Predicted 3D model of a 79-nucleotide RNA (c-di-GMP-I-GGC riboswitch aptamer) from Hydrogenimonas sp.
């Protein structure tokens, strides 16, 4: 730098229930595990999606576990 869930240490945690917070997507928090080599972290760009707007543009906002990217990291192993 580059590979990989095979070990081992060990992380995070879908969806679903409960509270709770937003007009909404969604988010916190528990619980619980579908999975994950960054499913650590940034909305930088593209897709989705929610609000405004009679649409269309156009704005705000979500989504990093959709995809790119940039950035920090544990074990191995090759260089």
């Nucleotide at each position: 730098a580059u590979g990989u869930a095979a070990a081992a240490a060990g992380c995070c945690a879908a969806a679903c229930c409960u509270g709770u917070u937003g007009c909404g997507a969604a988010g916190c928090a528990g619980g619980g595990a579908c999975g994950g080599a960054a499913a650590g972290c940034c909305a930088c760009g593209g897709g989705u999606c929610u609000u405004c707007u009679u649409u269309u543009u156009g704005a705000a906002g979500a989504u990093a576990g959709c995809c790119g990217g940039g950035u920090u990291g544990c074990a191995c192993a090759u260089u």
Overview
Lineage of the source: Bacteria > Campylobacterota > Epsilonproteobacteria > Hydrogenimonadaceae > Hydrogenimonas. It was read from a public genome assembly, where an Rfam model found it.